Record summary:
A computed fold for a 432-nucleotide RNA from Novosphingobium sp. 32-60-15, annotated as Bacterial RNase P class A.
[in-house]
RNA sequence: UCAGGGGGCCGGGCAGCCGCGUCCUUCGUCAAGCUCAGGAUGAGCGGGGGGAAGGCCGAGGAAAGUCCGGGCUCCACGAAACAAGGGUGGCGGGUAACGCCCGCCGGGCUUGGGAUUAACGUCCCCGGUCAAGGGAAAGUGCCACAGAGAGCAGACCGCCACGGAUUUAUCCGGGGUAAGGGUGAAAGGGUGCGGUAAGAGCGCACCGCGCGACCGGCAACGGAAGCGGCAAGGCAAACCCCACCCGGAGCAAGAUCGAAUAGGGACUGCGCGUUCUGCAAAGAACAGGCUUGUUUCGGGCCAGCAGUCCGGGUUGAUUGCUUGAGCGUUCCGGCAACGGUCCGCCUAGAGGAAUGGCUGCCAGUGCCGAUACGGUCCACUUGUGGGAUACCGUCGGCGCUACAGAACCCGGCUUAUAGGCCCCCUGACACU
Numbered sequence: 001u002c003a004g005g006g007g008g009c010c011g012g013g014c015a016g017c018c019g020c021g022u023c024c025u026u027c028g029u030c031a032a033g034c035u036c037a038g039g040a041u042g043a044g045c046g047g048g049g050g051g052a053a054g055g056c057c058g059a060g061g062a063a064a065g066u067c068c069g070g071g072c073u074c075c076a077c078g079a080a081a082c083a084a085g086g087g088u089g090g091c092g093g094g095u096a097a098c099g100c101c102c103g104c105c106g107g108g109c110u111u112g113g114g115a116u117u118a119a120c121g122u123c124c125c126c127g128g129u130c131a132a133g134g135g136a137a138a139g140u141g142c143c144a145c146a147g148a149g150a151g152c153a154g155a156c157c158g159c160c161a162c163g164g165a166u167u168u169a170u171c172c173g174g175g176g177u178a179a180g181g182g183u184g185a186a187a188g189g190g191u192g193c194g195g196u197a198a199g200a201g202c203g204c205a206c207c208g209c210g211c212g213a214c215c216g217g218c219a220a221c222g223g224a225a226g227c228g229g230c231a232a233g234g235c236a237a238a239c240c241c242c243a244c245c246c247g248g249a250g251c252a253a254g255a256u257c258g259a260a261u262a263g264g265g266a267c268u269g270c271g272c273g274u275u276c277u278g279c280a281a282a283g284a285a286c287a288g289g290c291u292u293g294u295u296u297c298g299g300g301c302c303a304g305c306a307g308u309c310c311g312g313g314u315u316g317a318u319u320g321c322u323u324g325a326g327c328g329u330u331c332c333g334g335c336a337a338c339g340g341u342c343c344g345c346c347u348a349g350a351g352g353a354a355u356g357g358c359u360g361c362c363a364g365u366g367c368c369g370a371u372a373c374g375g376u377c378c379a380c381u382u383g384u385g386g387g388a389u390a391c392c393g394u395c396g397g398c399g400c401u402a403c404a405g406a407a408c409c410c411g412g413c414u415u416a417u418a419g420g421c422c423c424c425c426u427g428a429c430a431c432u
Stems, first nucleotide, its partner, number of pairs: 001428010012362007020058002023055005029049001033045004060403001064414002067412005072250004077298006085246005090104005105133001107130004112125005134241002139239002141235003156181002158177003162173004189207006208230001209228003214223003254319004264310007273286005288302004326345003331340003363401008373393004377386004
């Protein structure tokens, strides 16, 4: 310098003029209300609403999607067990919590390097990257076509021995076989040696696979003495099994004030009992009904409890509503996410919804034009000359400046994004 990958930040700047919104201060004003005087008139306080002047502040990294998790509010009777439904899925840590973040482990893919091979390929190491990373030996299901055969399978071509036919060469029959070939994405471990009628983990060696004392690590997991010939592919983002977790609704939640109407009507299910005390009213006990998907226990309501439909009124004002799991910074702990500490800051709160318009200069960027003024280029005398608008700089003109706008708040994820700056890792080239 170039290429690839990862992370962070900004996302137009300055000035002038005019214009918006909340809040604060001041001024004065129409109202409600209060006080004084009082025959009427009046004076003072007050100041919601609206007006004027001044001041502070005024959209985002995603405000988007509404995919997760919460704070907060209200509702649901509670506890336990079970069922249904939903979510998550390696280990450890972080967090208010999460399906998020950090680190690590295993696996897939991969730039580069190394080993091996005739080569294809195989193995190891650093770095990068991906993910819906528990279980296929609990069960069910799918794997088109091709192929003999695609899950507990299979004999098409072939190989072998026997019998028969047959002049040598071939054909037929049943038997053995799965090493070689073919089909396929994938065919029941791989290479080699022995063995066999021919073969086969049939036996052996190594590799692979399974189990693994012991060692390291919090753990996932890694190493590994040794044992075992070892039938069992892929898909669970297929049903399913296993482990863990889970009330519902949502600011259009809710609260207060004001106002108005119809204290509306119809229907369904279960129940509307017993005993004792008491003059009675009423109380107590038992039973029963309702209250949750089921059961047990406890609680509540009880002549009630649970539910369905039709109709009517209100649509006004205030609040919730912005000081936060907040932001910036110093130091400490930690690989990191993050946690703690010191100091400092207050940065929208609208209510149909505010932050904009115009002008000038600058910045970045695209296109066009000009120019030989400088550089890149060529020649040699290393400082001159040449050539050319191809590139950069220079000058001028035209255009553009991304994605996009809070609405109770916060932590994430996902998606969109013109252009610019910074940092880290890997590789190549050049120089030192």
It matches the Rfam family "Bacterial RNase P class A". The family's RNA type in Rfam is ribozyme. The coordinates come from a structure-prediction model, not an experiment, and the mean pLDDT is 75. The model forms 95% of the base pairs in the Rfam consensus. It was read from a public genome assembly, where an Rfam model found it.